[in-house]
């Protein structure tokens, strides 16, 4: 340096619930809260998962679709704390 990752040290983060906003929904923010996390820092770049408002089909029920989420689904970029084996 590059891998690797302790019952180490000092920090970090914060599912689930619950209140509160905001969104058509999925979800997202802030607040409390801790179940986890060595990138659970950041980037939707590929695949996956989840919604379907707007469009389409359809007599109807309904189904299709992301342009909309999700990176605490898996990879992929890309930075970055500490140092035992």
């Nucleotide at each position: 340096u590059c891998a690797c990752g302790a019952u180490a040290a000092a920090g970090g983060c914060a599912a689930a619930c619950c209140c509160g906003c905001u969104g058509a929904a999925a979800g997202g923010c802030g607040g409390g809260g801790a179940c986890g996390c060595a990138a659970a820092g950041c980037c939707u770049u590929g695949g996956g998962c989840c919604u379907a408002a707007a469009g389409g089909a359809a007599a109807a029920a309904u189904c299709c679709u992301a342009u909309g989420g999700u990176u605490g689904c898996c990879a992929g970029g890309u930075u970055a704390c500490c140092g035992a084996a």
Predicted 3D model of an 85-nucleotide RNA (c-di-GMP-I riboswitch aptamer).